[in-house]
RNA sequence: UGCUUAUAAAGAGUAAGGGAGAGAAUGGGCUCGAUGAACUUACAGCAACCUACUAAGGUGUGGUGCUAAUACCUACCAUAUUUCAUAUGGGACUAUAAGAU
Numbered sequence: 001u002g003c004u005u006a007u008a009a010a011g012a013g014u015a016a017g018g019g020a021g022a023g024a025a026u027g028g029g030c031u032c033g034a035u036g037a038a039c040u041u042a043c044a045g046c047a048a049c050c051u052a053c054u055a056a057g058g059u060g061u062g063g064u065g066c067u068a069a070u071a072c073c074u075a076c077c078a079u080a081u082u083u084c085a086u087a088u089g090g091g092a093c094u095a096u097a098a099g100a101u
Base pairs, nucleotide, nucleotide: 003099004098005097006096007095008094013043014042015041016040017039021032022031023030026075027074028073029072044067045066046065049063050062052059053058076090077089078088079087080086081085
C1' cells in the first nucleotide's frame, strides 16, 4: 500500500509563530479567510475505538482520533412526487479505530 469489521446528522478552541490560501481528490455549487487561511508549537477541551480500573452501570489511566458548516452539499443506482426539480434509501469514494496478513 492493499484486505476485514465498525462508526461518520451528537460533541469540543484559545494563545504564540506563520503569511495566502482552505473546506481529501476531480467537476459543479456553497462557504471560511488580512477582524489573518494552510501549517507548526504550547496549553485546554470533546469523544469512548482499543486499553486500564469496576460486579455492573460507568470512570476517563494509557494509545490513537477529533475540536466551522451532516464526511459542507452534490455526482452513480433505485423509489416516490406536485416531473427535469425535490425528498428518501442504497452504493461508490474518503476519514478514523480495531484486527488479520